A computed fold for a 166-nucleotide RNA from a marine eukaryotic metagenome, annotated as Lysine riboswitch aptamer.
[in-house]
RNA sequence: AGAGGCGCAAGCGUUCAUCAGUAUCCGCUUCGUGGACGGCAAGUCCAGAACGAGGCGAGGAAAGGGAACGGUUGCCGAAGUCGCCAUCUCUUCUGCCGGAGAUAGCGUCUGGGCCAGCGAGAUAAGAUCUCCUGGACUGUCACGGUCAAGUUGGCUGUGGAGGGCU
Numbered sequence: 001a002g003a004g005g006c007g008c009a010a011g012c013g014u015u016c017a018u019c020a021g022u023a024u025c026c027g028c029u030u031c032g033u034g035g036a037c038g039g040c041a042a043g044u045c046c047a048g049a050a051c052g053a054g055g056c057g058a059g060g061a062a063a064g065g066g067a068a069c070g071g072u073u074g075c076c077g078a079a080g081u082c083g084c085c086a087u088c089u090c091u092u093c094u095g096c097c098g099g100a101g102a103u104a105g106c107g108u109c110u111g112g113g114c115c116a117g118c119g120a121g122a123u124a125a126g127a128u129c130u131c132c133u134g135g136a137c138u139g140u141c142a143c144g145g146u147c148a149a150g151u152u153g154g155c156u157g158u159g160g161a162g163g164g165c166u
Base pairs, nucleotide, nucleotide: 001166002165005076007075008074009073010072012070013069014068015067016066026057027056028055029054030053031052032051033050034046035045036044038097039096040095041094079110080109082107083106084105086103087102088101089100090099091098111138112137114135115134116133117132119131120130121129122128140160141159142158143157144156145155146154147153
């Protein structure tokens, strides 16, 4: 420097489903006395024409997340999981604990994509993603067998791992 191929990742645009008959608002009604955060404390505000928790009715979203198609960009530990650590943001205007996210570093593991799972987790989710288990396939190298020798290989079996191979 290059290769593996439904190869990896990111962005943009268009369309679509889902979110969901959910949330908010409104009407009726039941219960409660406090309510406003994930929890505690503090402070502030609202408080019976209020608030909270339910039921019925009418009406009824959006964001995040996702799929397909098309284009672009960066690439071949591409990328991803897990763990540790640091910083920042959000979760109320505070403190503590907890949670979520982003970035950077270090370390472990996975060659790659695919299929399956009355397995696990995330999520609203039958989608999608991640992990685990199994299966064949594929690329690469090593060893064995066999064919060839105008060749450095073809086929096949077994095994290893990308810190590899050419």